[in-house]
A computed fold for a 74-nucleotide RNA from a bacterium, annotated as transfer RNA. Its mean pLDDT, the model's own confidence on a scale to 100, is 81. It matches the Rfam family "tRNA". It is annotated as a transfer RNA. The RNAcentral record of the sequence draws on ENA.

RNA sequence: GCCUCAUUAGCUCAGUUGGCAAGAGCGUCGGAUUCAUAUCCCGAAGGUCCAGGGUUCAAACCCCUGAUGAGGUA
Numbered sequence: 001g002c003c004u005c006a007u008u009a010g011c012u013c014a015g016u017u018g019g020c021a022a023g024a025g026c027g028u029c030g031g032a033u034u035c036a037u038a039u040c041c042c043g044a045a046g047g048u049c050c051a052g053g054g055u056u057c058a059a060a061c062c063c064c065u066g067a068u069g070a071g072g073u074a
Base pairs, nucleotide, nucleotide: 001073002072003071004070005069006068007067010026011025012024013023019057028044029043030042031041050066051065052064053063054062
């Protein structure tokens, strides 16, 4: 240099090839329980879906360019 893959909540990840109001586990906060703490249970907050542009009535998802990381290759 070229090729491939990844980038979604604080962390780890799902999202089956365009339309439900973007989700799970862990963590955080609140409540309930307990003499108290932990476990368990209930609830809540938290996201410019890496950035910009394009296609479309509609994009996390398709296309282009770029960024970062990982792997491969001469």